[in-house]
A computed fold for a 512-nucleotide part of an RNA from bacterium Ellin5022, annotated as small-subunit ribosomal RNA, 5' domain.
Context: one part of a larger RNA
RNA sequence: GACGAACGCUGGCGGCGUGCUUAACACAUGCAAGUCGAACGGGCUACUCUCUUCGGGGGGUGGUUAGUGGCGAACGGGUGAGUAACACGUGGGUAACCUGCCCCAGGCUCUGGGAUAACUCCGGGAAACCGGGGCUAAUACCGGAUAUGACCCUGGCCCGCAUGGGCUCGGGGUGGAAAGUUUUUCGGUCUGGGAUGGGCCCGCGGCCUAUCAGCUUGUUGGUGGGGUGAUGGCCUACCAAGGCGGUGACGGGUAGCCGGCCUGAGAGGGCGACCGGCCACACUGGGACUGAGACACGGCCCAGACUCCUGCGGGAGGCAGCAGUGGGGAAUAUUGCGCAAUGGGCGGAAGCCUGACGCAGCGACGCCGCGUGAGGGAUGACGGCCUUCGGGUUGUAAACCUCUUUCAGCCCCGACCAAGGCUCUCUUUGAGGGUUGAGUGUAGGGGUAGAAGAAGCACCGGCUAACUACGUGCCAGCAGCCGCGGUAAUACGUAGGGUGCGAGCGUUGUCC
Repeated sequence: GACGAACGCUGGCGGCGUGCUUAACACAUGCAAGUCGAACGGGCUACUCUCUUCGGGGGGUGGUUAGUGGCGAACGGGUGAGUAACACGUGGGUAACCUGCCCCAGGCUCUGGGAUAACUCCGGGAAACCGGGGCUAAUACCGGAUAUGACCCUGGCCCGCAUGGGCUCGGGGUGGAAAGUUUUUCGGUCUGGGAUGGGCCCGCGGCCUAUCAGCUUGUUGGUGGGGUGAUGGCCUACCAAGGCGGUGACGGGUAGCCGGCCUGAGAGGGCGACCGGCCACACUGGGACUGAGACACGGCCCAGACUCCUGCGGGAGGCAGCAGUGGGGAAUAUUGCGCAAUGGGCGGAAGCCUGACGCAGCGACGCCGCGUGAGGGAUGACGGCCUUCGGGUUGUAAACCUCUUUCAGCCCCGACCAAGGCUCUCUUUGAGGGUUGAGUGUAGGGGUAGAAGAAGCACCGGCUAACUACGUGCCAGCAGCCGCGGUAAUACGUAGGGUGCGAGCGUUGUCC
C1' cells in the first nucleotide's frame, strides 16, 4: 500500500459499487420455462340466424381451454466438488466433420391409407396412477409416383501436401413433401452456398515433491473388421515386440484455467472475489432415450444414502436458480416491487412467460463527495490543569455582536428514462389525438424557520509528530522491536495539555 474482510469504540447525509472466503452440509414454503386456437378434433360458454312436435335440433361469430401436434425447454441463472488434463491460454490443421432457427440461389409441393389421445362406457387403487370396450382429427403416423442431385462400383480430364481434391459424361441400386388461404402472405421438402455455433487433431506455455526411479499388455505399431457426424487401440480378431523416462516417466500432494487484480522504480512476487471468455458439475455412482444440439440443474431408467406420505399393497423428493430456514463459522443481506426499459422463448400479431434483468430494502463492507457553520470578538471572563504563588495554559476557544442556511426537517411544483407498441380520427406514400413507468411524487427546481438536528478514535520513552501532575510501588499493568514498573515512572492507570487522522479511528489476519 491492498482486502469479498472480521473485531473494539464511535457514527449526520448522498452517489456508485459490493456482500457465505466456512458445510459441493441438510432443506419447510412461494416463485425461477413456457407458448401457439392462423396445425387438429373435442369440452364449456356468450351473442346471433334458422327449423321446431316447444323437449329440442342445425348453422355462424367470439371467448376460454384439458388433450393430440409444433417450437422452446441443450439458452439464460448457480457453484468450483472433481480435474496437473489438449482442461485452459496462444498459434495452427480438418484432403477427417456436423450445424435447428437466420440469409442467398434453384427445383418441387402429386396421389392414397390405417390408427390413436381427448370424449364416452366399465373396472382396479388409499393415493400416485393404471387397465379394458367403443368413436374421431391433423402441419401426428405409414405407403405409392416424380427428382437435375447425394452414396457405392467403373471409365475420362485437371490439380495436389501421401491417404486424395475438383469437373463432366456413360451404366447399375437407394431416398422427399402438408396443409390452411387463395391475390399476395406464412409454411413444407430437396440441392448448393453463406453466416453463426460446435466436434476432433497438433506445436508451444503456465504448481510442489526424487524421503516417488523405473513405468506400461490395449500397452506401442501393423493388417482385416466394427463403431461414430468424423480421424484414431475408440473397440475387436490376428501378427510383430514394442512405447515412455534424469529435458523427471510412474507415483504422491495441491489446484478449476485465462483476460485480469494487488504490490513493486522495474525485474519479480502473490492472488484468480465482483465483471468477461472457456471448462467441469447438478443428492452420490452408472446408463442411455429424445433431439440440429444433452448423456440433459428445475427430463427418464437402475443402484445407494437421506427425507416425507401410506389404508402397509405401494408411492413422492433433490435450492451449487431467487428469496428464505436450520447448521457450521470471526463473518456475509429481503420469504420485497415490476416486466416500464434491455435481452430471451413462443406467436402473423395483440400478447403471454421470464427471481435473466431493471429497481427498491439491509450492512461505514469499500471508494468518492458534502456537512456538523462563517466573520468579528480580551477584562485574555468563569471553571479546569499546572505553578517558582508573580503567573502560565486551555484561549478567539466560549459568552456576546453581525451574517449565511448546504445537508437533514416541513410545504409547493415536478421530469428524462418512451424508442417502440396499442388504439381512434382524417385532406391514409402520411398527419393528428389518446394511452402504456416498477423505480416514483424519485431525481431536480422553488419556498420556509432557526446555528438551529450532526464528532469521534488512536497515540504522546526511541524508532515516530506530540509532556506535565497525581495514583501505584517488579504490584496492578504495558509491549511491534529495544524494553518500562522494586517511592519523584514524559513507557502502567487517571486528569489537564498536545500530536495525527476524521464519519471514521484503531486492532487482528493475509499478500507484496
Its mean pLDDT, the model's own confidence on a scale to 100, is 85.